Record summary:
c-di-GMP-I riboswitch aptamer from a soil metagenome, 83 nucleotides, folded computationally. Its mean pLDDT, the model's own confidence on a scale to 100, is 88.
RNA sequence: GAUAAACGCAAAACCGGCGAAAGCCGGUGACGCAAAGCCACGGGCCUAACGCUCUUCGGAGCCAUGGCAGCCACGCUACCGAA
Numbered sequence: 001g002a003u004a005a006a007c008g009c010a011a012a013a014c015c016g017g018c019g020a021a022a023g024c025c026g027g028u029g030a031c032g033c034a035a036a037g038c039c040a041c042g043g044g045c046c047u048a049a050c051g052c053u054c055u056u057c058g059g060a061g062c063c064a065u066g067g068c069a070g071c072c073a074c075g076c077u078a079c080c081g082a083a
Base pairs, nucleotide, nucleotide: 001080008033009032013028014027015026016025017024018023031070037076038075042072043071044068045067046066051062052061053060054059
C1' cells in the first nucleotide's frame, strides 16, 4: 500500500486483583488501530508516595525514583500483499 483476503490488537464501561496516586494486570467488552508490536535515554502529558520548604497544624507548594508507546518523533522488529 487495494472498497482484496488471512492472522491480529482492544478504548470507554463493568467485575476481580495490585498501587499512595497516576496507572497496571486478569475477565467481560469493542471505540478505534496497518505497526494500537518493542523501546520512557528526545519532546510532551499524568501522578506526588518518600523527601524538602512553608504552615493558622486543617493543610499548601516543590520534587520521579512512579507512570502514559492508544500524544508526537528517533531507533529496532514483524504479518499479508494485487497493480